[in-house]
Context: one part of a larger RNA
Molecule: small-subunit ribosomal RNA, 5' domain
Organism: Minisyncoccia bacterium
């Protein structure tokens, strides 16, 4: 002085871009972090239409018909001199209808068939889940960096040639019965496929003694494609081998029997003592072997004029790890964080017989610690997986929060303003210093707050739609200096000096050193210096 993934102290207006569990790879409640495919496949359930069956019995129609009803017919009789005029029984038309038969069969109701309709989706199955994401426990070794090498493999993608014919027997789902506290199981009957088996066909494949042997498929569907099988090629990934190269320590001097080499096998994609018999004695070492310590390795960060030394946080590329220890299974690819088995340690449930679990994924919580954050938002973009798509999922990512933890950018006003005011502190008692500072004035609005409008990031085959952040950034407008300064030093190094108290006491200090009565060096006050939303300290590296 310059840098840190910092920490503490005191102090604190704002934004961007950045970064944030370095300790205990201690241990972990809770949610979530890998599923998707119904255009592979048989059912479930729901939904929509049609048709039969059964139930219902709304409506129309027909007869019947108690009874009310009383047009008219009658005329007993009564008044009357008569004309007439009133009129009892008795028949009885329309008209209205209670119950009663029987005809037509709606609405609704439950079963059944079809499947021309559509959704959901446990369960066969296929692809994914070996990538993404984490973390540095082991590793001093082909682990990595670099330059090479070849005895090897590849599912998805592209090219290219050629095929895709036939059959068959189970299983789960389902259901029926049973054990079990649960987790979960166990017997019987059914079923289907791009799941499983056999057969045919047979090449630029395979093996071959060259004569010949041997191997393959699967369909779907809106008809436009998707697929499947063999063969060669390509891309891009992997496996294996190799020379250099890069830590300490000789108070670590000898190690080594599958050791080192050869034959012949076993094994694998594929080379090899990887590994089993057999034969040989041989291999590595002060150029540091063997041990022991400590360590992920790089691009790369600091720093420095450069050599160099130091570190390996955040991105990126390799590698190893998944609670310890071991194992294989699937599968193109694992000995596989959120699969499987054992085994241990912890830990949770138990009806004591038994059984679950694995944050060094995102957030969270306990602990240890000087010290390190939200159980937030969204798949809108970019990127993966699955699908024909439409979509789904995606704690990846894309955003927001938090924390002066860094960088950087911005403001805490700007001009004027001597009676050099008041106050403080000094002082030779004249006056100095704060100090144009302040009050006063006369502006400006970055910020700040309020109001109005408001993106880009969006591309998808033309339209159309489709933003989490977000009413964000950003433009205008309006209020009012309005909301916004500390912190270390001031003996020298080393920029900056006085006055009071203290009196080897208290107490400072990076180093020299200061302080025992006129301390510029403690302590308070005033003035000054340094940086400035910071300033100091402490650690740690050039």
């Nucleotide at each position: 002085g310059g840098a840190u993934g910092a920490a503490c102290g005191c102090u604190g207006g704002c934004g961007g871009c950045g970064u944030g569990g370095a300790u205990a790879a201690g241990g972990c409640a809770u949610g979530c972090a890998a599923g998707u495919c119904g255009a592979a496949c048989g059912g479930a359930c729901c939904u929509u239409g049609u048709c039969u069956u059964u139930u219902g019995g709304a409506u129309c129609g027909a007869u019947c018909a108690a009874g009310u009803g009383g047009a008219g017919u009658g005329g007993a009789g009564u008044a009357g001199c008569a004309a007439u005029a009133c009129a009892a029984a008795a028949c009885g038309a329309a008209a209205c209808g209670a119950a009663a038969u029987u005809u037509u069969g709606a609405a609704a109701a439950a079963a059944g068939a079809c499947g021309c309709u559509g959704g959901u989706u446990a369960g066969u199955g296929g692809c994914a889940g070996a990538c993404g994401a984490g973390g540095u426990a082991g590793u001093a070794a082909c682990a990595c960096g670099u330059a090479g090498g070849u005895a090897u493999g590849u599912a998805c993608u592209c090219u290219c040639a050629a095929g895709u014919c036939g059959u068959g027997a189970a299983u789960a789902a389902u259901u029926c019965a049973c054990c079990g506290a649960a987790a979960g199981g166990u017997g019987g009957a059914c079923u289907a496929a791009u799941a499983c088996a056999c057969g045919a066909u047979a090449g630029u494949c395979c093996c071959u003694c060259c004569g010949g042997g041997g191997u393959a498929a699967a369909g779907a569907u809106u008809u436009a494609u998707c697929g499947c099988u063999u063969g060669a090629g390509a891309a891009a990934c992997a496996g294996c081998c190799u020379g250099c190269g890069g830590g300490g320590u000789a108070u670590c001097a000898g190690c080594u029997a599958g050791u080192u080499g050869g034959c012949a096998g076993u094994g694998u994609a594929a080379u090899g003592g990887a590994c089993u018999a057999c034969c040989a004695a041989g291999g590595c070492u002060a150029u540091g072997a063997c041990g022991c310590c400590u360590a992920g390795g790089g691009g790369a960060g600091g720093u420095g004029a450069g050599a160099g030394c130091c570190u390996g946080a955040c991105c990126c590329c390799c590698a190893c790890c998944g609670a310890u220890g071991g194992g294989a299974c699937u599968g193109a690819g694992a000995c596989a964080c959120g699969g499987c088995c054992c085994a241990u340690a912890c830990a949770c449930c138990u009806a004591c017989g038994g059984g679950u679990g694995g944050c060094u994924g995102c957030a969270g919580u306990c602990g240890a610690g000087a010290a390190u954050c939200u159980u937030c938002c969204a798949c809108a973009a970019u990127g993966g997986a699955c699908g024909a798509a439409a979509g789904u999922c995606u704690g990846a990512u894309g955003g927001a929060g938090c924390g002066a933890c860094g960088c950087c950018g911005c403001g805490u006003g700007a001009u004027u303003g001597a009676u050099g005011a008041a106050g403080u502190g000094g002082u030779u008692c004249g006056c100095c210093a704060c100090g144009u500072a302040a009050a006063g004035a006369u502006c400006u609005u970055u910020u700040a707050u309020g109001a109005g409008g408001g993106a880009a990031g969006a591309a998808g085959u033309a339209u159309a739609u489709u933003g989490a952040c977000g009413g964000u950034a950003c433009c205008u407008c309006a209020u009012g200096a309005a909301u916004a300064a500390g912190g270390g030093g001031c003996u020298c190094c080393u920029a900056a000096c006085u006055c009071u108290g203290u009196g080897c006491c208290a107490g400072c200090a990076g180093g020299a050193g200061c302080g025992g009565u006129a301390a510029u060096a403690c302590a308070g006050a005033g003035g000054c210096c340094c940086c400035g939303a910071g300033c100091g300290u402490u650690a740690u590296c050039c």